[in-house]
RNA sequence: UACGUUGGCCGGAUGGUCGCGGGAGCUACACUUCCGAGGAAAGUCCGGGCUCCAUGGACAAGCUGCCAGGUAAUGCCUGGGCACGACGCAAGUCGUGACGGAAAGUGCCACAGAAAAUAAACCGCCGAAUGUUUGUUGACCUUGUGUCGAUCAACUUCGGUAAGGGUGAAAAGGUGGGGUAAGAGCCCACCGCGGCGCCGGUAACGACGUCGGCACGGUAAACCCCAGCUGGAGCAAGGCCAAAUAGGCGGCGAGAGACCGUCCUUCUCGACCAAGACGCCGCGGGUUGGCUGCUAGAGGGCGUAGGUGACUACGCUCCCAGAGAAAUGACCGUCCGGAUGAGCAAUCAUCCGACAGGACCCGGCUUAUAGGCCAGCGUGCAUC
Numbered sequence: 001u002a003c004g005u006u007g008g009c010c011g012g013a014u015g016g017u018c019g020c021g022g023g024a025g026c027u028a029c030a031c032u033u034c035c036g037a038g039g040a041a042a043g044u045c046c047g048g049g050c051u052c053c054a055u056g057g058a059c060a061a062g063c064u065g066c067c068a069g070g071u072a073a074u075g076c077c078u079g080g081g082c083a084c085g086a087c088g089c090a091a092g093u094c095g096u097g098a099c100g101g102a103a104a105g106u107g108c109c110a111c112a113g114a115a116a117a118u119a120a121a122c123c124g125c126c127g128a129a130u131g132u133u134u135g136u137u138g139a140c141c142u143u144g145u146g147u148c149g150a151u152c153a154a155c156u157u158c159g160g161u162a163a164g165g166g167u168g169a170a171a172a173g174g175u176g177g178g179g180u181a182a183g184a185g186c187c188c189a190c191c192g193c194g195g196c197g198c199c200g201g202u203a204a205c206g207a208c209g210u211c212g213g214c215a216c217g218g219u220a221a222a223c224c225c226c227a228g229c230u231g232g233a234g235c236a237a238g239g240c241c242a243a244a245u246a247g248g249c250g251g252c253g254a255g256a257g258a259c260c261g262u263c264c265u266u267c268u269c270g271a272c273c274a275a276g277a278c279g280c281c282g283c284g285g286g287u288u289g290g291c292u293g294c295u296a297g298a299g300g301g302c303g304u305a306g307g308u309g310a311c312u313a314c315g316c317u318c319c320c321a322g323a324g325a326a327a328u329g330a331c332c333g334u335c336c337g338g339a340u341g342a343g344c345a346a347u348c349a350u351c352c353g354a355c356a357g358g359a360c361c362c363g364g365c366u367u368a369u370a371g372g373c374c375a376g377c378g379u380g381c382a383u384c
Base pairs, nucleotide, nucleotide: 001380002379003378004377005376006375007374008373009372010371012335013334014333015332016331017330018329020036021035022034023033024032025031038355042366043365045364046363047362048361049360050234051233052232053231061230062229063228064227065226066080067079068078069077070076081099082097083096084095085094086093087092100225101224105223106222107219108218109217122165123164124161125160126159127158128157129156131155132154133153135151136150137149138148139147140146141144173191174190175189176188177187178186192214193212194211195210196209197208199206200205238292239291240290241289248283249282250281251280252279253278261272262271263270299318300317301316302315303314304313305312306311336353337352338351339350340349341348342347
């Protein structure tokens, strides 16, 4: 320096005019002044704060799942282990991973294939036949499409064989040698696998030694087992104030006084109690509305220290939307970046500035994102 890759960052700048939302200065208008979106404000997927309700236990249900650490917490992050993949001669670098258990039990393994888990014989290979046929050949006499043998091959039947072929995502350890009729962990060496021991490591795990011919196909994002975690609802949570109207409850007033009851009475009349239209006052719940919750916080920046790191501690410093169906915009000047066009060139003209828009708050994850910047690593080239 070019390319690749990984990680981080920026996300047009500045000035002016007009406009919009909120706060403060004033009791108010006006006016002045201060502040006014993001890295994702998005999806609402995960974890919390906060609030109210609930709260005996177990089961159920759901989620998580290598190890260690970080954190308020997490399914997130960091470091490590293991497996797989890519690149590389290698050392190694980068990426991905629901990464506990298949030796508790149950289930499933499509199609193809002989066989898919108590293994299995389709082709092939090997053996046997007192089977068949053809060929070659020998002997015999009855000279024939003859009989009896030998041998090669094919077929048939019976058996051996899991090396080879073929099927499949997967075929019952792999490679090589011995062995065998042919084969086979049948035997041996190495690799793999399992048990045990020992060493290193906090651990996951790894190294070494030794024993075992191999027992244990795969699937748990199938049921299941093991371990851990989880009460529910959400700012339309919740709290306070509280109009009118209509219900509810209570008190007072007024009063036609029916029916029923009681008293009196021979009866009628009458009296009393209860109920009650109506009016006034109070209480209650809380609809519309108002206030609050509401944003100073697991907060941002800088520095120092600790740590491989995630992160933490301390010091200094800053205040950075608050909202309610909802403001954050437009134009102009200069500059920056990009595209197109013109021009030999300097340059000029035109257009454009990604994704996107808070609503209780915070930590993550995921998704979207024009263009640009920085750093690490790898490779090539050039120079010293």
Molecule: Bacterial RNase P class A
Organism: Gemmatimonadaceae bacterium